[in-house]
RNA sequence: GCCGAGGUAGCUCAGCUGGUAGAGCAACGCACUGAAAAUGCGUGGGUCCCCGGUCCGAGUCCGGGCUUCGGCA
Numbered sequence: 001g002c003c004g005a006g007g008u009a010g011c012u013c014a015g016c017u018g019g020u021a022g023a024g025c026a027a028c029g030c031a032c033u034g035a036a037a038a039u040g041c042g043u044g045g046g047u048c049c050c051c052g053g054u055c056c057g058a059g060u061c062c063g064g065g066c067u068u069c070g071g072c073a
C1' cells in the first nucleotide's frame, strides 16, 4: 500500500427485513446471616467511534474519515 472483519452500558457481546436499544457479568439497594460469602428479588447506568447524506423515521442503508484485529504484498 491492497483486501476482509470489527467499534453499541464499567467488561464480554446481541440487536433479523429501518420503526424511539437489550442480555450476561460487574456496581448499588433489599432479603437471608451473629457477620460475611453464596443465593433470591429489585434498581440505576448508553452523545450506538466521528462527520455528512438518504428517509416521515437510521445502531441498521449510502459516502468520507479515525481506530482495533486478521490476511496479502
Stems, first nucleotide, its partner, number of pairs: 001072007010025004019056001027043005049065005